This is a predicted structure of a 72-nucleotide RNA (transfer RNA) from a Phycisphaeraceae bacterium. It matches the Rfam family "tRNA". By type it is a transfer RNA. From the family's description: Transfer RNA (tRNA) molecules are approximately 80 nucleotides in length. Lineage of the source: Bacteria > Pseudomonadati > Planctomycetota > Phycisphaerae > Phycisphaeraceae.
């Protein structure tokens, strides 16, 4: 340098044709319990960043950021 890939609570991971952003663990509070683990309820918290289209973006479009990967 040219190309292709990923980016979503604290982790991991879904979301179709653009239509309320779920699920697990995990914290945190409480039940349970002599203690602690388990069990049950309940709270937490998120689209990688600027813009643009749209009634409506995680998903489309530009520009940009990191991280792999493949050619030279």
């Nucleotide at each position: 340098a040219g190309g292709g890939g990923a980016u979503u609570g604290g982790u991991g991971u879904a979301a179709u044709c653009g239509g309320u952003a779920g699920c697990a663990c995990g914290a945190c509070g409480g039940u349970u319990u002599c203690u602690g683990g388990u069990u049950c309820c309940g709270u937490u918290a998120g689209u990688c960043c600027a813009a643009g289209u749209u009634c409506a973006a995680g998903u489309c479009u530009u520009g940009g950021a990191u991280c792999c990967c493949c050619u030279g």